[in-house]
RNA sequence: UACUGUAAAGGGCAAAUCUGCUGAAAGUCAGAGACGCAAAGCCACCGGGUUACGGGUAAUUAUUAUCUAUGCCAGCGGGGUUACCAGG
Numbered sequence: 001u002a003c004u005g006u007a008a009a010g011g012g013c014a015a016a017u018c019u020g021c022u023g024a025a026a027g028u029c030a031g032a033g034a035c036g037c038a039a040a041g042c043c044a045c046c047g048g049g050u051u052a053c054g055g056g057u058a059a060u061u062a063u064u065a066u067c068u069a070u071g072c073c074a075g076c077g078g079g080g081u082u083a084c085c086a087g088g
Stems, first nucleotide, its partner, number of pairs: 003087003012037002017032004022027001035075001041081003045078003048073003054068006
């Protein structure tokens, strides 16, 4: 430096759900809580997913349908980047 994660040490993160905050929503954040995780650290570059305030279109008269990311998901996959311990 690259690869690997059988065993171990020190530890780390925290799904669902509940409560509160924030937001139009998805979701974020905080507390409780652990399903799991060896990058479940970080980055929306590619694919995918999700929401639709606003905007567009159609019907039609205050609503309905539909499209749209500029919002979001890094615990969906790929890619990029940084890193602890151990191993040969």
Annotation: The prediction has a mean pLDDT of 88. This is a predicted structure of an 88-nucleotide RNA (c-di-GMP-I riboswitch aptamer) from an uncultured Gammaproteobacteria bacterium. Rfam family: c-di-GMP-I riboswitch aptamer. A reference for the family is Weinberg et al. (2007), "Identification of 22 candidate structured RNAs in bacteria using the CMfinder comparative genomics pipeline", Nucleic Acids Res.